Overview:
The RNA shown here (c-di-GMP-I-GGC riboswitch aptamer) has 104 nucleotides and comes from a Betaproteobacteria bacterium. The sequence was found by an Rfam model in a public genome assembly. The model forms 95% of the base pairs in the Rfam consensus. Its Rfam family is "c-di-GMP-I-GGC riboswitch aptamer". Gene Ontology term of the family: cyclic-di-GMP binding.

RNA sequence: UUCGAAAAAGGCAUACCCGCCGAAAGGCGGGGGCGCAAAGCUUCUGGCCUAAAGGUUGUCGUGCGGAAUCCCGUCGAUAACCCAAGGUAGCAGGGUUGCCGAAU
Numbered sequence: 001u002u003c004g005a006a007a008a009a010g011g012c013a014u015a016c017c018c019g020c021c022g023a024a025a026g027g028c029g030g031g032g033g034c035g036c037a038a039a040g041c042u043u044c045u046g047g048c049c050u051a052a053a054g055g056u057u058g059u060c061g062u063g064c065g066g067a068a069u070c071c072c073g074u075c076g077a078u079a080a081c082c083c084a085a086g087g088u089a090g091c092a093g094g095g096u097u098g099c100c101g102a103a104u
Stems, first nucleotide, its partner, number of pairs: 001103004011036002016031006034090001040096003044093003047088004054082008063074004
C1' cells in the first nucleotide's frame, strides 16, 4: 500500500419489547441479535424521512368588514404542494482515525 479466504483476541447491534425525550422523523438507556471489517467519528455532496414555524394554491365557514350568500379584503378550519429547520453515518460518496490477519 492493497485485500478480508482461513484464524485468534475482542467490538458494534436490525426488527421487536420496556422506560425516557421529541410535533414528527427520530434519539438516548435497558433487554434483544438481523446483520456489520470501519455498523468508529464527521451532514461536506447527493438521496431518503419528518414538516410543529413560514409560504403558495384549492375547498369549507350565510365567520367578520366593505350597502354585498355570489365580488373584494380579512380571520378561522382543512387538503395538496413548497420550505426555514430537524433527522438518517445501519442509503451511498467524500473527509478522518483505527484492531487482527494475509499478500506485496